[in-house]
Description
RNAcentral holds the full RNA, with entries from ENA. Predicted 3D model of a 475-nucleotide part of an RNA (small-subunit ribosomal RNA, 3' major domain) from an uncultured bacterium.
Context: one part of a larger RNA
RNA sequence: UGACGGGGACCCGCACAAGCAGCGGAGCAUGUGGUUUAAUUCGAAGCAACGCGAAGAACCUUACUUGGACUUGACAUCCUAUUGAAAGCACCUUAGCCGGUGCCGUCCUUCGGGACAAUAGAGACAGGUGGUGCAUGGUUGUCGUCAGCUCGUGUCGUGAGAUGUUGGGUUAAGUCCCGCAACGAGCACAACCCUUGCCUUUAGUUACUAACAGAAAAAACUGAGGACUCUAGAGGGACUGCCGGGGAUAACUCGGAGGAAGGUGGGGAUGACGUCAAAUCAUCAUGCCCCUUAUGUUCAGGGCUACACACGUGCUACAAUGGUCGAUACAAAGGGAAGCAACAGAGCAAUCUCAAGCAAAUCCCAUAAAGUCGAUCCCAGUUCGGAUUGCGGGCUGAAACUCGCCCGCAUGAAGUUGGAGUUGCUAGUAAUCGCGAAUCAGAAUGUCGCGGUGAAUGCAUUCCCGGUCUUCACU
Numbered sequence: 001u002g003a004c005g006g007g008g009a010c011c012c013g014c015a016c017a018a019g020c021a022g023c024g025g026a027g028c029a030u031g032u033g034g035u036u037u038a039a040u041u042c043g044a045a046g047c048a049a050c051g052c053g054a055a056g057a058a059c060c061u062u063a064c065u066u067g068g069a070c071u072u073g074a075c076a077u078c079c080u081a082u083u084g085a086a087a088g089c090a091c092c093u094u095a096g097c098c099g100g101u102g103c104c105g106u107c108c109u110u111c112g113g114g115a116c117a118a119u120a121g122a123g124a125c126a127g128g129u130g131g132u133g134c135a136u137g138g139u140u141g142u143c144g145u146c147a148g149c150u151c152g153u154g155u156c157g158u159g160a161g162a163u164g165u166u167g168g169g170u171u172a173a174g175u176c177c178c179g180c181a182a183c184g185a186g187c188a189c190a191a192c193c194c195u196u197g198c199c200u201u202u203a204g205u206u207a208c209u210a211a212c213a214g215a216a217a218a219a220a221c222u223g224a225g226g227a228c229u230c231u232a233g234a235g236g237g238a239c240u241g242c243c244g245g246g247g248a249u250a251a252c253u254c255g256g257a258g259g260a261a262g263g264u265g266g267g268g269a270u271g272a273c274g275u276c277a278a279a280u281c282a283u284c285a286u287g288c289c290c291c292u293u294a295u296g297u298u299c300a301g302g303g304c305u306a307c308a309c310a311c312g313u314g315c316u317a318c319a320a321u322g323g324u325c326g327a328u329a330c331a332a333a334g335g336g337a338a339g340c341a342a343c344a345g346a347g348c349a350a351u352c353u354c355a356a357g358c359a360a361a362u363c364c365c366a367u368a369a370a371g372u373c374g375a376u377c378c379c380a381g382u383u384c385g386g387a388u389u390g391c392g393g394g395c396u397g398a399a400a401c402u403c404g405c406c407c408g409c410a411u412g413a414a415g416u417u418g419g420a421g422u423u424g425c426u427a428g429u430a431a432u433c434g435c436g437a438a439u440c441a442g443a444a445u446g447u448c449g450c451g452g453u454g455a456a457u458g459c460a461u462u463c464c465c466g467g468u469c470u471u472c473a474c475u
Stems, first nucleotide, its partner, number of pairs: 002475001005472001007471002011467003015461001019425005026316008034307002042053002064302007073125001077124002079121006088103005106115003127291002130289003136285002138280003141276001143274001148187006154163003167178003193268004198236007208225002212223003239262001242256005318418001322377007334365003339358002344353003384415001389410007431453007
């Protein structure tokens, strides 16, 4: 110097406390371990692996396995020869690849040839999701959006080093003020960026409709308007600016006014020096090692979906603040051409038929749901709960047996609020309610977004956990 301490002091954080809702018990979904298997491909491992890579495994994907096939190769460059066919499409054959037949059938030219493509041959080579993340680049997690980490010159010390960065206040902050052998500077902090909350102005279609006129069963439907909403450009606005108290006359802090907003207004993006030989050679790149008729390539089937069990993360419930039936109101943000699909018709329904409109502020997805009004159930394993199973259908797709989703009828399991323990959350938050998107032929209870309704509590820092600073013991 520095880590560490079941040493001390100061301070902070949903860390405790005060509350609300959960998890841990049940069923199912999903991931992991284990076991099994021909194979159940590989990686991720306390926090910081386990609805993670995977924004979507029937084939493909696919890396695994069983069997069949190829060996200059599925892909790249180079050489020689031949050819303008081959490739492509269709049919036959084959489990399939391969193979066979038919159709189709190049371009430029100085006619020498060239370009392009295919076949055959030769080897140089290709190829590897094979190994090493403890050889690496790049990228990422984490402490932590924590307030820290350093440098130049000077000074002090024999030196390692110290000082600055410590001290007194203050802040969300090494933020700022004061003091000081220090004076300055850099990376982080803050601000600049996006979004949201208020106002002005410009513009007025596909959005809007106050006044005027018209039409109609009704609706901005039409003329019209530029007020309002909204859209999207440009500006304004908040700065401790003003007043009072405290403070050292400072930094700042407490209260108040005005204001849409008040002391960083709310949210996001932004992650210092470094730590963990943290993660990734399977995104990609790459050194070295290894395979080269195979550890490469290709085809069909299977597997990744197994199931005595254990764990994580979720969904649905156990009901009356509820279930069922009928009527009825109010969003935002998105997506749409190999697409979204209205209206009408068929069907109990999933869906189907026909098909208008829309590359979309115009048309469509698209009825938001909790809510409100009315009816019923009467506390039961029930009109709660929906697992499981049987039968019949629908959709996608060559193809739903292994192994998809949806609908109808029937069936009607566990479950009556969950031990020890443990998680999230301080406001438009928790809780609760639905809607959309990416991936995607099909396949969400996951993920990422969007709005609706909308709480309780916070005495305080003694204790638990983590962190910052400082001193002491130790090295």